A computed fold for a 73-nucleotide RNA from Malawimonas jakobiformis, annotated as transfer RNA.
Its Rfam family is "tRNA".
RNAcentral holds the sequence, with entries from ENA.
The organism belongs to Malawimonas, within Eukaryota.

């Protein structure tokens, strides 16, 4: 350099016929308990790798760039 995959809250992952982002764990507050854990209730936290385009509307389509992983010479 070429080919492919991946990039979504702190972590791990969903989200395909484009319609305003969800799950588990973790975190914070409360309940329960003598107390801790477990369990129960509530809450905060992402604008979806960067930029641009199409569209009334894009995580989800198009272009370009970046990073990581794999493959080939």
């Nucleotide at each position: 350099c070429g080919u492919g995959a991946u990039a979504u809250g702190g972590a791990g992952c969903a989200g395909u016929a484009g319609g305003u982002a969800g799950c588990u764990c973790g975190c914070c507050g409360g309940g329960c308990u003598c107390a801790u854990a477990a369990c129960c209730c509530g809450g905060a936290g992402g604008u979806c790798g960067a930029g641009g385009g199409u569209u009334c509307g894009a995580g989800u389509c198009c272009c370009c760039c970046u990073a990581u992983c794999a493959c080939c010479g």